[in-house]
RNA sequence: GGGCUUGUAGUUUAAUGGUAAAAUUUUCCACUCGCACUGGAAAGACUCCGGGUUCAAUUCCCGGCGAGUCCA
Numbered sequence: 001g002g003g004c005u006u007g008u009a010g011u012u013u014a015a016u017g018g019u020a021a022a023a024u025u026u027u028c029c030a031c032u033c034g035c036a037c038u039g040g041a042a043a044g045a046c047u048c049c050g051g052g053u054u055c056a057a058u059u060c061c062c063g064g065c066g067a068g069u070c071c072a
Base pairs, nucleotide, nucleotide: 001071002070003069004068005067006066007065010024011023012022013021018055025043026042027041028040029039030038048064049063050062051061052060
C1' cells in the first nucleotide's frame, strides 16, 4: 500500500427495513442469625462519525476513523 471481516448498555452477544433484546454488571426488595445461592424489581446503548436511498435505516449503498485477519 491492497483484499476481506467487523464496530450496538461498563463487558460479552442478539435484532429479515417498522422506534433495540438477552446474559453479565450495579442498586433495591424477598429469602437467611448473617453472607452466598435463588427469585422479583429498577438503572444502563439517540446502535463509531458524516452523507445517500427510503414514508421509515442497527439493517441497504458510499466515504472517513478504529479493530482483527490475509497478501505484498
Molecule: transfer RNA
Organism: Candidatus Woesearchaeota archaeon